[in-house]
RNA sequence: UCCCGACAAAGGCAAACCAGUCGUCAGGCUGGGACGCAAAGCCAAGGGGUCAUCAGGUGCUCCCGGAUUAUUAUUGAUCCGGAGUCGUAGUGAGAACCAAUGACAGCCCGGUUACCGAA
Numbered sequence: 001u002c003c004c005g006a007c008a009a010a011g012g013c014a015a016a017c018c019a020g021u022c023g024u025c026a027g028g029c030u031g032g033g034a035c036g037c038a039a040a041g042c043c044a045a046g047g048g049g050u051c052a053u054c055a056g057g058u059g060c061u062c063c064c065g066g067a068u069u070a071u072u073a074u075u076g077a078u079c080c081g082g083a084g085u086c087g088u089a090g091u092g093a094g095a096a097c098c099a100a101u102g103a104c105a106g107c108c109c110g111g112u113u114a115c116c117g118a119a
Stems, first nucleotide, its partner, number of pairs: 004117002012037002017032006035106001041112003046109003049104005056098003060094003063082008
């Protein structure tokens, strides 16, 4: 110096939850509090992943009947058929996808810096 990490020493951080506060949200910050952590220090403009979204884009669905299937049932899912623009009919609602923007470093890999020193 690099790896490594001990029932060592001195210290450090702080999950859930609670209160306050900021944010549309994910979440952040402060205080309390400790599940854990040897980098649970830092980097989200290194890669993957997860999550969120006021606002943007794309088409789909919304009513009735039948079949299959799951369910104790309500009801749901898939498929088929029909109705419907003279409409409840859209300045609405829902989920999906795309894009953009953001969040998480206590999801993983990576980068970077650092305390201590038994084997």